[in-house]
Molecule: Bacterial RNase P class A
Organism: Agilicoccus flavus
């Protein structure tokens, strides 16, 4: 200098004006309740009684209005695909069914997440990818092509046996038209053979030899693979070595299935409180011969239990809490390869409920993408204009 790999970060800046939302301060001929004072009225238990009403007063409270000030979307707020907190269902027995996870060890509140390692695959390399238990428990499936797709298969080829003188070939004769003899190469039938060809993603180990009619793990040597034993290393997945065995076993489990482990349901419209409104009626079932419910699907079992279901009719759809400070972020140090954990210090930045975070102007630049909270958090996945930083690899050149 060029080509790459991995990781982290930013997501227009500044100023002004107006507007919106939460919160806080101040103000008001505002409203409401509480409180105090005064007044008459009503009630009867006749009092320092109770009730509504009228007028006045006020420190504080809530609402409304005005004004001032602070703050006000994201790295994904998104998809809602996992996991958890929280809330309620009675803190919830057993079995079946169902769902999820799947190399090993660790981290974490938990996970389908993360870290490290193992194994397999790709890359010269940095590094990347793996939906990574089991295919000798059983069942199923394997398109097209091909003879045959799994305890296989004979299409071509090779080999053997039998048959055949039509063709070919060989020999002899000839009057040159043919004739005679031989022979199993062709041909037909039966069989053997998985070495060779061909089909396919995949054809029942590879190379060499022995062997055979031709062949074949039929046998032998070496190699590969599988299973088992032993030794060594490792927490483990696994790796290395050695011996033995039958000689060789296809793929597919995101097909059923088997194995191990895990899983209760519904969700902030959860749920709690306050205020307010209303009107019941009909039918069916049931009250110890138990409707209905806890208990998400079924069965058993346990418990609660007097109402339940449907239809018609009526009422409301307001407020407060939950509601944002939490497995929180950043930094130093310590432990650990790392994920992460611990101590200490600092910081806190939206909380709406018809739902706020916008518009315009000026200026600068590299001219601005994907997209917006709705209970919260940890992940994963997806979208994204453009830009910055760091570590590492390969090639070439120079010193």
């Nucleotide at each position: 200098u060029g080509a790459g790999u991995c990781g982290g970060c930013c997501g227009g800046g500044c100023g002004g004006u107006c507007g919106c939302g939460u919160c806080g301060g101040c103000c008001g001929u505002g409203c409401a309740a509480c409180c105090c004072c005064g007044g008459g009225c009503c009630g009867c238990a006749g009092g320092u009684c109770g009730g509504a009403c009228c007028g006045g007063g006020a420190a504080g409270u809530g609402c409304c209005g005005g004004u001032c000030g602070c703050c006000g979307a994201g790295g994904a707020a998104c998809g809602u695909c996992c996991g958890g907190g929280c809330u309620c269902c009675g803190c919830a027995g057993g079995g079946c069914a169902g769902g999820g996870u799947g190399g090993u060890g660790g981290c974490c509140a938990a996970c389908a997440g993360c870290c490290a390692c193992c194994c397999g695959g790709g890359g010269c390399g940095a590094c990347c990818c793996g939906c990574g238990g089991g295919a000798c428990a059983g069942u199923g499936c394997c398109a097209c092509a091909g003879a045959g797709a799994a305890c296989a298969g004979a299409c071509c080829g090779c080999c053997c046996g039998c048959g055949u003188a039509c063709c070919a070939c060989c020999g002899g004769c000839u009057c040159c038209g043919g004739c005679c003899g031989g022979c199993a190469g062709g041909c037909g039938c039966g069989g053997g053979u998985a070495a060779g060809g061909g089909u396919g993603a995949a054809a029942c180990g590879g190379u060499g030899g022995u062997g055979u009619g031709a062949g074949a793990g039929a046998c032998c040597a070496c190699c590969a693979g599988c299973g088992g034993g032993c030794c060594a290393g490792g927490u483990g997945a696994c790796u290395g070595g050695u011996c033995c065995g039958g000689c060789u076993c296809g793929g597919u489990a995101a097909a059923c299935c088997c194995c191990a482990c895990c899983c209760g349901g519904a969700g902030c419209a959860a749920g709690a409180c306050c205020a307010g409104a209303c009107a019941g009626c009909g039918u069916g079932c049931g009250u110890u011969c138990g409707a209905g419910g806890g208990c998400g699907g079924c069965c058993c079992g346990c418990c609660c239990g007097a109402g339940c279901a449907c239809g018609c009719g009526g009422g409301u759809a307001g407020g407060u809490c939950g509601c944002u400070g939490g497995a929180g972020g950043c930094g130093u140090c310590u432990g650990g390869c790392a994920a992460c954990a611990g101590c200490c210090g600092c910081c806190c930045g939206a909380g709406a409920u018809g739902g706020a975070u916008g518009a315009c102007c000026g200026u600068c630049c590299u001219c601005g993408a994907c997209a917006g909270a709705a209970c919260c958090c940890g992940g994963c996945g997806u979208a994204c204009a453009g830009g910055c930083c760091g570590a590492c690899u390969c090639a070439u050149c120079c010193g």